SAM riboswitch aptamer (S box leader) from an uncultured Flavobacteriales bacterium, 124 nucleotides, folded computationally. The prediction has a mean pLDDT of 78. Rfam family: SAM riboswitch aptamer (S box leader). For this family Rfam cites "The S box regulon: a new global transcription termination control system for methionine and cysteine biosynthesis genes in gram-positive bacteria" (Grundy and Henkin, Mol Microbiol, 1998).
[in-house]
RNA sequence: UGUUUAUACAGAAGAAGCGAGAGAAUAGGCUCUUUGACCUUCUGGCAACCAACUUAAAGUUUCGAAUAUUCGAAAUUGGAAAACCGGUGCCAACUCCUAUCCCAAUAGUGGGGACAUAUAAAGA
Numbered sequence: 001u002g003u004u005u006a007u008a009c010a011g012a013a014g015a016a017g018c019g020a021g022a023g024a025a026u027a028g029g030c031u032c033u034u035u036g037a038c039c040u041u042c043u044g045g046c047a048a049c050c051a052a053c054u055u056a057a058a059g060u061u062u063c064g065a066a067u068a069u070u071c072g073a074a075a076u077u078g079g080a081a082a083a084c085c086g087g088u089g090c091c092a093a094c095u096c097c098u099a100u101c102c103c104a105a106u107a108g109u110g111g112g113g114a115c116a117u118a119u120a121a122a123g124a
Base pairs, nucleotide, nucleotide: 001124003122004121005120006119007118008117013043014042015041016040017039021032022031023030026099027098028097029096044091045090046089048088049087050086054081058077059076060075061074062073063072064071065070095116100113101112102111103110104109
C1' cells in the first nucleotide's frame, strides 16, 4: 500500500498546551466550536477484536464396581465460556444524515442491500 474475514443504532472523563476551524473523500445538509472545538501530552475510563490463568459439553483408552449395558476413577483428545493483567483501538450527535440499487408509498418518507470508511486478526 493491497487482499480476506468479522464488527460498526450500545458504552466511555478531567486537566494542561495550541489558537480556528472541525465532523474520512466529493457534494448537499445538519451539528460542535474563542464559554477554546479539532489536534498533542498526562491521568482516568469504555470494551470492538486479539492474547490468556482456568475450564464445560463430547470422544477414545485403561482399571474397578454393578441391582447389567450403567456408574466411578485415571490418562488422553477436545476447547463452549473466560475475571485481573496485556496488544491495538475507542471515549459528541447511528459510521451525524443523504447521495448507488431494490421494495413500499398517502410521494412527506420508511425499510433492506451495495459502495465507501473505520477498527481488529490473518496473510502478501